Record summary: The prediction has a mean pLDDT of 87. This is a predicted structure of a 72-nucleotide RNA (c-di-GMP-I riboswitch aptamer) from a soil metagenome. The RNAcentral record of the sequence draws on MGnify. It matches the Rfam family "c-di-GMP-I riboswitch aptamer". Rfam's curators write: GEMM was predicted in a large-scale screen for bacterial structured RNA regulatory elements.
[in-house]
RNA sequence: GAAAAAGGCAAACCCCGGGCGACCGGGUGACGCAAAGCCAGCGGGACUCACUGAGUCAGCCGGGCCACCGAA
Repeated sequence: GAAAAAGGCAAACCCCGGGCGACCGGGUGACGCAAAGCCAGCGGGACUCACUGAGUCAGCCGGGCCACCGAA
């Protein structure tokens, strides 16, 4: 971060399975994404519950680490 190239990921709906749940895994499917790769043992935020504790979301924001290409 481009009117480039090679690619990559995959929202919602639906189907199967797991979970009390947020949600997760797989299939389908593409709304989008220059990190939509990883970190929840970095901070904030939101969400769930068998609620003073435990859990979920990285495609909510900031941050950290790794990574393809090389025009302005």